Overview
Model confidence (mean pLDDT): 83 of 100. A computed fold for a 1484-nucleotide RNA from an uncultured rumen bacterium, annotated as small-subunit ribosomal RNA.
[in-house]
RNA sequence: AGAGUUUGAUCCUGGCUCAGGAUGAACGCUAGCGGCAGGCUUAACACAUGCAAGUCGAGGGGCAGCGAGGAGUAGCAAUACUCUGUCGGCGACCGGCGAAAGGGUGAGUAACGCGUGAGCAACAUGCCCGGUACUGGGGGAUAGUCGAUGGAAACGUCGCGUAAUACCCCGUAACACAAGUCAUCGCAUGGUGGUUUGUUAAGAGAUUUAUCGAUACCGGAUUGGCUCGCGUCCCAUUAGGCAGUUGGCGGGGUAACGGCCCACCAAACCGACGAUGGGUAGGGGUUCUGAGAGGAAGGUCCCCCACAUUGGAACUGAGACACGGUCCAGACUCCUACGGGAGGCAGCAGUGAGGAAUAUUGGACAAUGGCCGAGAGGCUGAUCCAGCCAUGCCGCGUGCGGGAGGACGGCCCUAUGGGUUGUAAACCGCUUUUGUCGGGGAGCAAUAAGGUGUACGUGUACACUGAUGAGAGUACCUGGCGAAUAAGCAUCGGCUAACUCCGUGCCAGCAGCCGCGGUAAUACGGAGGAUGCAAGCGUUAUCCGGAUUUAUUGGGUUUAAAGGGUGCGUAGGCGGAAGCUUAAGCGUGAGGUGAAAUGCCACGGCUCAACCGUGGAACUGCCUCGCGAACUGGGUUUCUGGAAUGCCCCUGCCGUGGGAGGAAUGUGUGGUGUAGCGGUGAAAUGCAUAGAGAUCACACAGAACACCGAUUGCGAAGGCAUCUCACGAAGGGGUGAUUGACGCUGAGGCACGAAAGCGUGGGGAUCAAACAGGAUUAGAUACCCUGGUAGUCCACGCAGUAAACGAUGAUGGCUAACCGCUGGGUUUUAGGAUUCAGUGGCCAAGCGAAAGCGAUAAGCCAUCCACCUGGGGAGUACGACCGCAAGGUUGAAACUCAAAGGAAUUGACGGGGGCCCGCACAAGCGGAGGAACAUGUGGUUUAAUUCGAUGGUACGCGAGGAACCUUACCCGGGCUUGAAAGUUAGUGACGGCGGAUGAAAGUCUGCUUCCCUUCGGGGCACGAAACUAGGUGCUGCAUGGUUGUCGUCAGCUCGUGCCGUGAGGUGUCGGCUUAAGUGCCAUAACGAGCGCAACCCUUGCCGUUAGUUGCCAGCGGGUAAUGCCGGGAACUCUAGCGGGACUGCUACUGUAAGGUAGAGGAAGGUGGGGAUGACGUCAAAUCAGCACGGCCCUUACGUCCGGGGCGACACACGUGUUACAAUGGUGAGUACAGAGGGUUGCUACCUGGCGACAGGAUGCUAAUCUCCUAAAACUCAUCUCAGUUCGGAUCGGAGUCUGCAACUCGACUCCGUGAAGCUGGAUUCGCUAGUAAUCGCGCAUCAGCCAUGGCGCGGUGAAUACGUUCCCGGGCCUUGUACACACCGCCCGUCAAGCCAUGGAAGCUGGGGGUACCUAAAGUCUGCAACCGCAAGGAGCGGCCUAGGGUAAAACUGGUAACUGGGGCUAAGUCGUAACAAGGUAGC
Repeated sequence: AGAGUUUGAUCCUGGCUCAGGAUGAACGCUAGCGGCAGGCUUAACACAUGCAAGUCGAGGGGCAGCGAGGAGUAGCAAUACUCUGUCGGCGACCGGCGAAAGGGUGAGUAACGCGUGAGCAACAUGCCCGGUACUGGGGGAUAGUCGAUGGAAACGUCGCGUAAUACCCCGUAACACAAGUCAUCGCAUGGUGGUUUGUUAAGAGAUUUAUCGAUACCGGAUUGGCUCGCGUCCCAUUAGGCAGUUGGCGGGGUAACGGCCCACCAAACCGACGAUGGGUAGGGGUUCUGAGAGGAAGGUCCCCCACAUUGGAACUGAGACACGGUCCAGACUCCUACGGGAGGCAGCAGUGAGGAAUAUUGGACAAUGGCCGAGAGGCUGAUCCAGCCAUGCCGCGUGCGGGAGGACGGCCCUAUGGGUUGUAAACCGCUUUUGUCGGGGAGCAAUAAGGUGUACGUGUACACUGAUGAGAGUACCUGGCGAAUAAGCAUCGGCUAACUCCGUGCCAGCAGCCGCGGUAAUACGGAGGAUGCAAGCGUUAUCCGGAUUUAUUGGGUUUAAAGGGUGCGUAGGCGGAAGCUUAAGCGUGAGGUGAAAUGCCACGGCUCAACCGUGGAACUGCCUCGCGAACUGGGUUUCUGGAAUGCCCCUGCCGUGGGAGGAAUGUGUGGUGUAGCGGUGAAAUGCAUAGAGAUCACACAGAACACCGAUUGCGAAGGCAUCUCACGAAGGGGUGAUUGACGCUGAGGCACGAAAGCGUGGGGAUCAAACAGGAUUAGAUACCCUGGUAGUCCACGCAGUAAACGAUGAUGGCUAACCGCUGGGUUUUAGGAUUCAGUGGCCAAGCGAAAGCGAUAAGCCAUCCACCUGGGGAGUACGACCGCAAGGUUGAAACUCAAAGGAAUUGACGGGGGCCCGCACAAGCGGAGGAACAUGUGGUUUAAUUCGAUGGUACGCGAGGAACCUUACCCGGGCUUGAAAGUUAGUGACGGCGGAUGAAAGUCUGCUUCCCUUCGGGGCACGAAACUAGGUGCUGCAUGGUUGUCGUCAGCUCGUGCCGUGAGGUGUCGGCUUAAGUGCCAUAACGAGCGCAACCCUUGCCGUUAGUUGCCAGCGGGUAAUGCCGGGAACUCUAGCGGGACUGCUACUGUAAGGUAGAGGAAGGUGGGGAUGACGUCAAAUCAGCACGGCCCUUACGUCCGGGGCGACACACGUGUUACAAUGGUGAGUACAGAGGGUUGCUACCUGGCGACAGGAUGCUAAUCUCCUAAAACUCAUCUCAGUUCGGAUCGGAGUCUGCAACUCGACUCCGUGAAGCUGGAUUCGCUAGUAAUCGCGCAUCAGCCAUGGCGCGGUGAAUACGUUCCCGGGCCUUGUACACACCGCCCGUCAAGCCAUGGAAGCUGGGGGUACCUAAAGUCUGCAACCGCAAGGAGCGGCCUAGGGUAAAACUGGUAACUGGGGCUAAGUCGUAACAAGGUAGC
């Protein structure tokens, strides 16, 4: 110090989350020791038991109990018993002091409670200190005890007698108190001192004679009481509060001031600087966090406050309205003899309860401190210690060194081996903190009484000596033993340090956020390993931080959340220039205070540290005094620049009221006139023969003002448009006459405020919500059409909102240019220049996330106001205010999500746009879709009908050939190292000929029988064991390779540079051109790569070379005939090498590239065809072609064999063949190819057969022989429009061939049979020239063939293209986007289901507070005739007040509730399609 998370990516805004620190913690796992600290945060809930406040006999009377002494009785004695206050002492009692401290708790309290600083001239103060004075006399009671007596008890009652440092009286008398007076002082009241007079008070003694006490007053110290300034939480959805209330006068009361209380008088007092009310809370020193400013907290320790079962009250006292006192009332608990009584752990322990959770019914007064006491001493759950708890902080240890065959084991891997655990272990050596056993053993202790000594005058002070230790035989020291007794927890996808295997298979589970898991999970569970911390480690909760995410330091508001709709203006805030003054703010110096502890620094003590001690600085604050005067403020005197006024000139759709006008529309009347009008995409509703619409004339009505008109003008905004008049307002310019800061902003407030809406009354032409009808549609409560009412208009009143927008508050100042428009001024060679005000464009700097803004700022500054703080819930609910209502203003929470959002980028998409291309459409030709058959697929069937391919891009596809085989499927029969291959040892054959059995495979069995050799062995085969095998089993979504498609479309990229914060852009865009990102021009780009093109093959022309198997012109020979032969090398041809075409030439056009036309040429603008397929897309296809990771099977999911199936058949689809006929069929005759194949082959030729073919025979390993007659065409004949001489399916019969075998299930031949079908609905396919169409031929596979398929070859050989509007696909540019899985996208609302929180609600039920009335305990105060007492006084009775109780009505605030409202969330529900593209009616 940051990081993760919105996106395909980017920048920004913005929330959520994490890493850090902390805790009185809790929970999980684990645990060796010590030191120091801490330990009911919940029920201020209830409490058994013990203890926590006593002490003094040197105040007193006394004497129960104990001890001692004395006396007596019994006994020899010990001893026992009795008596005796004589002594030590002392229960209870009177009396004194203490008990108001200490200790606990935080309920209440928002307050002078606390903090801080002042004040008391308005006060008190026991014990302590100093000082002054005094201590004379007298009296009457009472407790205890004793006697009697009541009661269960608690506790009393009566009587006799008695003491005091208990109580009372008298005397004396002050510096006390009161009044007066004088002096003096002060901030007001007033204080102080002197003086005069008056008034009043007390006492107590004890004793060891040394002291301790008692009384009055003054003073000190300490402690307290009261008052004030400032500070001290949240809610304004709490805005008014208050009746002793505010003040006065006079009293009462108090220690003291005071409405503290009372009588009377006045009507004040508090409050937006937040009163009152509600909620919450003890406050501070400090603690945690933070760089700080802040934020949060207030446990332990210290200070203050409050409280003591709840409420009230007083008494005593120096002090209390009293935790371990009293009285009363309430609740609760306990005892009881039922009549009455007792109690208060928020003291220390402890118990129950509550709770996630918090300890021992311990020891000691040794130390420190407190109370009492002269003291010894007593008491002290204060305190000091110990116990429990890893609750925290700190420290120590669990060993150290050596040790590689890098052991065994584990885990992993590419596995004869390697890696890792890992120097880790073993093993060797060493050490002993800790542990254990033994020995020693503290400090804390100072001193008391007493003793000794010294000093001075009694007595005190000092020195020495002198008893006392709970903790504790603890800390510590020391000896022996022995590595011996001691490591876990969490994590390992990113953030965040740390990775592999197995299991699981959207299951189980994880998760702080993002997110993991659907068969290869570094994210789940386990293991190995690693990382982090360590006697702890994690989790949870909470606080601060990060978060500049409430922003004072230190944020924002055009579009992300956010400028009020606009103006005027109150309070407030802020405010021009100069002089003088003041000193509130401000600065500086000093004084006081800011407790200690804490924190910081230094030093020191525990072996270190934590911890503790000493000292220092600090405590940023408050108060007081002095000084200063720049700035702000106050006062005062001036100024004119801000502002305003006057005068002159000007401007405008500025406002209000009145008058006037024409066009259009509608209606009415009349005329002309006839069949339609109107309306739409097309229609219909509607109007019209009762005369519409059209047209003409006249009349009326209401509303709005065409052209001008604009980037214009005016207004504060809303808004304002025919002309004119009146009234009113505003703005601008000029002038520099007047005032002299009069200003700016503006919370509340007031006013204005579009449209729609509301009220009352008018008006009503047009248009037009609602409504009706007609269409559209699946529906159409819409869009379109025909009508049509409120309304639209006017007057008055209300309402008060808008995307009321420049989404940009107001005011002032400053900061480059350039080009317009409007209004005014100045100037004068003027279509100019300049100035002010306004209104626009484009831009420098700058700003901004960017888009953009840019003197009309969103730049740079200043002032004031308003507003924002994640999305949803929600501008909703409740409350309040306003309104006639509709509704408006103000304005939450629960719950829920990890985003929501802005700008820009690249794509993709659009029922957006532009340009362009393609058999894409159009124009044509021929088909498919109807029939039969063939073939493939779906479906169905089946024991099996093996598997795959499935929109385009599956379906005559894998398959270029399923009878067996193939074959993967089914049934049945076999085998299990296996059907095949390798290695090792053994055997010697293998094979051949048989037999039995079997469907075969196989099983059993008989006979016969090796080769080579360098002698080592090798070849081959068999069976055996082992290592291997085998799998067409799964995953094409783990893969390689290959392929399809977009698409032979023209695109896809890179380097450097440049632009941009960045994604990215530029280049590749633009213009022209091209088949082409082909080229040219232009150009912040310049180049380059993969594609295009070219290079390659083939075809078309020519040349050349070569001349067999091909050819034959000329020469010769020969035949019935044939290059048949000699020969030839011309031609054709063959196959090698070359040439040829390049927009080269001409013309036109164009800057160029190029285009158009022509010539020549075999060929012309890429000549035709092929091969060639960029970056990529479709998780496209294929694990069954092959290869391969993982998973699965192993007497079977392997393998062999026989048979069956892959060929099924109600159907549906694709692809084909043949047809439906006369451009044809049939018969006869006749002509012309190319390419390819052939020895298990093609076969001439001959013979047989109608034929398929068979039997012979020859040639050819092929330019030689052969397949091989090409067919259509052409010629002739016939058929004559018919289910036919078309068509050939189907079926019957007879055959041929292949093959082990044609039943399931082959092809072919012949004879016979002769089905559907007469040109095919919607729709759809191919093709632009040697193409379509049509005709035949060949080949691969192959024994044969289901081939009508596929791949090739040639023959004959067309039609059409105006054109690019439309359909489909594609390319480029641009635009919009809420899409990015990318439109097969996204997404909205109702309804249905489940869950959650919440609003309303008849009612039911609580709570706190207040009010009124009734009643009223204890108690203070007060009054009083009866009773008691000599009196003081008491008893009793009455009054005021009041806790509590009761009654009543209201307000506030909870809980619950039939029913009800919306909201949120939830993989795959229903209905539609609203929004995002022009989203298909632009949206809001």
It matches the Rfam family "Bacterial small subunit ribosomal RNA". Gene Ontology terms of the family: structural constituent of ribosome and ribosome.